RNA sequence: UUCCGCUUAAGGUUAACCUGUCGUAAGGCAGGGGCACAAAACCACAGGUCCAGGCAAGGAUGGCUGGGUUGCCGGA
Numbered sequence: 001u002u003c004c005g006c007u008u009a010a011g012g013u014u015a016a017c018c019u020g021u022c023g024u025a026a027g028g029c030a031g032g033g034g035c036a037c038a039a040a041a042c043c044a045c046a047g048g049u050c051c052a053g054g055c056a057a058g059g060a061u062g063g064c065u066g067g068g069u070u071g072c073c074g075g076a
Stems, first nucleotide, its partner, number of pairs: 002076004012037002017032006035063001041069003045066003048061004
C1' cells in the first nucleotide's frame, strides 16, 4: 500500500420515543434515550424515497443504493 474482517484492543456514532427549539412541510439542532452499526465518519455527484409545487425551479434524506475522500485494530 492492497484485500479481508467482530476475532482482539482502544474507542466511536446513536434508531424509535420524550422534552425544548427552528422550519409551511419533509426534516434539522440541543438534552435525555439506545434499536442497531467494522466506517452508521464526511461529501447531495447519479439513482431512489419524502416535502413543497399547475409546470418548472427548490428543499430533505449519507442509518435507501451506488460512487468519492478520510480513519482505528487485527489477519493475509